C1' cells in the first nucleotide's frame, strides 16, 4: 500500500428478506432460608464505533472514517 472479517447492554453474542432493539451470564431489589450458597419473580441498564446519504421508515441499504482481527504484497 491492497482485500476480507469484526465492532450492538458491564461481558459474551443473536436480531438472515428495511417497519415496536433482545437473550444468556452478571448488577440491584423482593420472595424462599435460622444465615449464605442454589432456586423463583421483578428492574435497571443502549444515542446499534463515528459522521453523512437514500427512504414514509436504517442495527439493516450506499458513501466517507477510526478501531481490531486475519490474508496478500
Nucleotide at each position: 500500500g491492497c482485500g476480507a472479517g469484526a465492532g450492538u447492554a458491564g461481558c459474551u453474542c443473536a436480531g438472515u428478506u428495511g417497519a415496536u432493539a433482545g437473550a444468556g451470564c452478571g448488577u440491584c431489589a423482593g420472595c424462599c432460608u435460622u444465615c449464605c450458597a442454589a432456586g423463583c419473580u421483578g428492574a435497571g441498564g443502549g444515542u446499534c464505533g463515528c459522521g453523512g446519504g437514500u427512504u414514509u421508515g436504517a442495527g439493516c441499504c450506499c458513501c466517507g472514517u477510526c478501531u481490531c482481527u486475519c490474508g496478500c504484497u

This is a predicted structure of a 73-nucleotide RNA (transfer RNA) from a Flavobacteriales bacterium. Lineage of the source: Bacteria > Pseudomonadati > Bacteroidota > Flavobacteriia > Flavobacteriales. It was read from a public genome assembly. Rfam family: tRNA. From the family's description: Transfer RNA (tRNA) molecules are approximately 80 nucleotides in length. Its mean pLDDT, the model's own confidence on a scale to 100, is 81.